[in-house]
RNA sequence: CUCCAGAAAAGGUAAACCCGUCGAAAGGCGGGGGCACAAAGCCAACGGGCCUUACAGGAAAGCUGAUGGUGGCCGGGCUGCCAAA
Numbered sequence: 001c002u003c004c005a006g007a008a009a010a011g012g013u014a015a016a017c018c019c020g021u022c023g024a025a026a027g028g029c030g031g032g033g034g035c036a037c038a039a040a041g042c043c044a045a046c047g048g049g050c051c052u053u054a055c056a057g058g059a060a061a062g063c064u065g066a067u068g069g070u071g072g073c074c075g076g077g078c079u080g081c082c083a084a085a
Stems, first nucleotide, its partner, number of pairs: 012037002017032006035072001041078003046075003049070003053066001055065003
């Protein structure tokens, strides 16, 4: 110096739930609230999983097509504060 690891310090984000709002819904956004998180920062135009059903099919079932969502489901990519053993 580089790699693995992440004690301490300074901070950061914000689950469930409640209120308002957008949406057919999943879910998003804002306020409150803290379950947790060393990437729980960003990417769904890389792959997988899961969720939704206004539209189409179907005798029917989210069952299929298709639409939308989830990065706090995972892999992956990019970026990032401080660093002990």
Molecule: c-di-GMP-I riboswitch aptamer
Organism: Bacillota bacterium